The RNA shown here (transfer RNA) has 72 nucleotides and comes from a Candidatus Parcubacteria bacterium.
The sequence was found in a public genome assembly.
Its mean pLDDT, the model's own confidence on a scale to 100, is 81.
Rfam family: tRNA. From the family's description: Transfer RNA (tRNA) molecules are approximately 80 nucleotides in length.
């Protein structure tokens, strides 16, 4: 330099053109003599950045950044 995968909550992932889901973690409560395990609940991401298409973009298109792999 070229090709391809990925970037969504603190972490790991899902998602689909119609205002985002789960698990773990965090917090609260229950329970216990107490701790752990367990049960119930709460909060938390405008989806890497910028632009375009569209009534509407996390999703489609373009550029850039980061990261992983491959080729030279």
């Nucleotide at each position: 330099g070229c090709c391809g995968g990925g970037g969504u909550a603190g972490u790991u992932u899902a998602g689909u053109g119609g205002u985002a889901a789960a698990a773990c973690a965090a917090c609260u409560c229950c329970a216990u003599g107490g701790u752990a395990a367990g049960g119930a609940g709460u909060a938390g991401a405008c989806u890497g950045c910028g632009g375009g298409u569209c009534c509407g973009a996390u999703u489609c298109c373009c550029g850039c950044c980061c990261u992983c792999g491959g080729c030279u």